[in-house]
């Protein structure tokens, strides 16, 4: 330098172009307990790496960048 994959919450990870986004862990509050662990109930936090474009509508499609991983040279 070229090619491919990838980027969504504190962590992991879903989501046919169509309800502004599900779940697990962690967090917080509560129940239970002598107290804790385990278990159970409830609950806050994400406009999806950045900037544009297409579209009635974009996490999803297109373009350029940025970060991460891999391959070739």
């Nucleotide at each position: 330098g070229c090619c491919c994959c990838u980027g969504u919450a504190g962590g992991c990870c879903a989501a046919c172009g169509g309800c502004a986004g599900a779940g697990c862990c962690a967090g917080u509050g509560g129940a239970c307990u002598c107290a804790a662990a385990a278990u159970c109930c409830a609950u806050a936090c994400a406009g999806u790496g950045u900037g544009g474009g297409u579209u009635c509508g974009a996490a999803u499609c297109c373009c350029a960048c940025c970060g991460g991983g891999g391959g070739c040279a």